[in-house]
A computed fold for a 71-nucleotide RNA from a Patescibacteria group bacterium, annotated as transfer RNA. The RNAcentral record of the sequence draws on ENA.
RNA sequence: CGCGGGAUGGUGUAAAGGUUGCACAGGAGGCUCAUAACCUCUAGGUGUCUGUUCGAUUCAGACUCCCGCAA
Numbered sequence: 001c002g003c004g005g006g007a008u009g010g011u012g013u014a015a016a017g018g019u020u021g022c023a024c025a026g027g028a029g030g031c032u033c034a035u036a037a038c039c040u041c042u043a044g045g046u047g048u049c050u051g052u053u054c055g056a057u058u059c060a061g062a063c064u065c066c067c068g069c070a071a
Base pairs, nucleotide, nucleotide: 002069003068004067005066006065007064010024011023012022013021018054026042027041028040029039030038047063048062049061050060051059
C1' cells in the first nucleotide's frame, strides 16, 4: 500500500429512515433507629465535515482514531 469490522451518556450495550432505549454508576426523595438492599423520580450521548431526504444513529462520500486479515 490492499481488504474487512467498529466509533451512540461516566462504563457496557440496543435501535438499520419517523420522540436515542436498557443495565450499572451519579444526584434527589421514599422506606429504616441507622447503613445496605428495595421503590419512585431525575441529569447526562450518536467521532468530524459534506451530501441525499419533508425527516439521518440509520443511506452516500471524504477524513480521524481503534481492532483484525493478507502481504